[in-house]
Order: sequence, then C1' cells, then structure tokens
RNA sequence: GGAGUCGGCCGGACAGUCGCUGCGGCUUCGCGGCCGUGGAGGAAAGUCCGGGCUCCACAGGGCAAGGUGCCAGGUAACGCCUGGGGGGCGCGAGCCCACGGAAAGUGCCACAGAAAACACACCGCCUACGUGCGCCGGGCGACCGGCGCGCCGGUAAGGGUGAAAAGGUGCGGUAAGAGCGCACCGCGCCGACGGUAACGCCGGUGGCAGGGUAAACCCCACCCGGAGCAAGACCGAAUAGGGGAAGUCGCCGCCCUCGUGCGGCGAAGGCGUGGCCCACGCCCUUCCCGGGUAGGUCGCUCGAGGUGCGCGGCGACGCGCACCCCAGAUGAAUGACUGUCCUCGACAGAACCCGGCUUACAGGCCGGCUCCCUCC
Repeated sequence: GGAGUCGGCCGGACAGUCGCUGCGGCUUCGCGGCCGUGGAGGAAAGUCCGGGCUCCACAGGGCAAGGUGCCAGGUAACGCCUGGGGGGCGCGAGCCCACGGAAAGUGCCACAGAAAACACACCGCCUACGUGCGCCGGGCGACCGGCGCGCCGGUAAGGGUGAAAAGGUGCGGUAAGAGCGCACCGCGCCGACGGUAACGCCGGUGGCAGGGUAAACCCCACCCGGAGCAAGACCGAAUAGGGGAAGUCGCCGCCCUCGUGCGGCGAAGGCGUGGCCCACGCCCUUCCCGGGUAGGUCGCUCGAGGUGCGCGGCGACGCGCACCCCAGAUGAAUGACUGUCCUCGACAGAACCCGGCUUACAGGCCGGCUCCCUCC
C1' cells in the first nucleotide's frame, strides 16, 4: 500500500421566532394567561419467541395438542446469550450447522437403472463342478484328455444407471471372484486414562451390524392452563328496559313554612281472567333500588431503569457504592418557518411495560485481528 474479517459508535449542527403537549409554580370565579422544565428509535417496525402485570379457570395425576432437542453456564424466562465439544467451509482472521434416536415399528424414495432394500444380475468375467453338441488326439472298448459353441451354474472385481447400490486401499488367494484370509483406515462392543459433561485419546475384541429420509408418522427426554391494557378497577347522565312500594274520594290532625305539603282513620275503585268475592295480571301516575350505555377517572410509566467506579468471573453475567429521572398522548402532541455552516442528511413515528430474535437503513467514525505485496 492492497484485500479481508470481527466488534463498537454516530446517523445533520447551531441560533432565533411561532405553535402542540406532560409536569411544577404563579394568577383567574371560570375559560384562560405567564414562567420554568421534559417531549420518539436503533430499529419505536414485523408481532416471531420469553417474562412481568390483569382477569378467568384450577385438589392431585394422566391423555391429547403444541414447542424445544450436543454439553456446561448465564438469566425473571426464552427457541436468547456466553464458553466448550463435534461436523462442514476458508491459506488465515473467522463463518455456518433443528447437531437425540433409522441394529423399535410404519410409510416414502420421481427419472434412470438388473436391482431403491427379506437385496439383485443388464453388459461383462469364469468353465473348477454338473451336462448337451461338434471337432481333434489316445484307447479293442467302457472311456480319458484338449479345443470351440451352448445350457444349468458360479461371481459381484470391472462397465453402465442414479443424489444414493450391502465399507475403503493394498497384498495374498481363486476357475473367475468375494472380509474368503491378512495389514492399515472405517464401524460396533468392552476396558483403562483425561475432562463436571458433550467428547477426546489409547488398548483389546468382532470380519462386521448397517442404503437414505424423523422441519414423514413415530420413539425418548424436557417445557407448557386460557385470554389479553378494547386486560381490569372505580365514578356515573338522558332514553328504553328490570325489581319494589304507593295511588281516586271523604273526614280529622300537624306547621316559625298554610301548600299541588306531611301523617292518621274510614269507605272503595279503571281494564282483563272469572257467575261473584278473594287473588293474579295489564295500562297510567309518583317515589325508591340496582345493573348497564354515553362520558369521566385510574391502570400509565421509577423500571429485571440508566451512568460512573470498584470487586468476582475466560465470558455471558453477578455483587457493592455513588449519582441521575429520561415521552406518557387518547382524535391521539413531539411540528413549521427564518438565518448561518457542512460531507447536503438513509430506514423510519411510541400507545401497558421489559428481555430477545428477525427485517429495513444514504453516508460516516473508531478499534482488534488475518492474508498478500513492497521498503528499511
């Protein structure tokens, strides 16, 4: 100097003016006004996981359904994070992996191919064994030997198909072959050692189970009640509806109030059911009660909170001390304009809160590490 990889941070700046909005103070009967102060993000997004909070349900246990899936740790919890193991990629820094079980059962495996799984035989290879025909040689003959073409058969080394074909390489062996035998590698089992563990490593042993697929059913282990701030709680009109009580009339009494008031007594009633009474129901009027709607208040933002320092830990993270308060709206605010400057400004807007993941993002800054080239 070039190429790359990992991590962190910023994402227009300053000033003024006019608005909107939460809180505090002053003022106002009130409406409102004034002053001070706070006012979107790293993703506020997708709503995909996990938790807090709220209501409902719930003795315990099980089934079903769903999810997770190497090991250890972190955490309120997680499908997240950290560290480690194994596998794959890269020269490397580093990156990626749903990474339990296919020697429990079931299913599926297009095309091609002989065969896609109780293995099989298209081409090829073989003629030792069994057998047919022909030729040659030998033998008096039964027959024997050789060669060729077949059949039955042997074989799975080679070719061919496929994403995948019953371990790989080599030597021996054989008619040709083959874990048929042997060595090494691979695989299974057993043991010793290291490690908390996943796992690693070493030794022995078995010629050797076994095609793939479990984000197919399934098996194993673990987790899991449902709904969500329109949760939920409180206050509470008008109208309609629900429940309860009373009713007209006459007489008497009461009053700091003389009334369309209150109380007592007596007689008795509008319509329907019914022959009548009682009873019941209905209409009208008045009063009372409770539920609920509109509306209002709370939930609502001080919290698994932030910053700094110290300590423990490889780390995620934890502990201690000090300091800080940092949106809380509800037709729903966070904006507009002007001036100056620059590298001319991306994706994008809170709605109960928090921890993650994923996705979007113009441009810029900082740091660790790796590889290549050159110079000293």
Molecule: Bacterial RNase P class A
Organism: uncultured Ectothiorhodospiraceae bacterium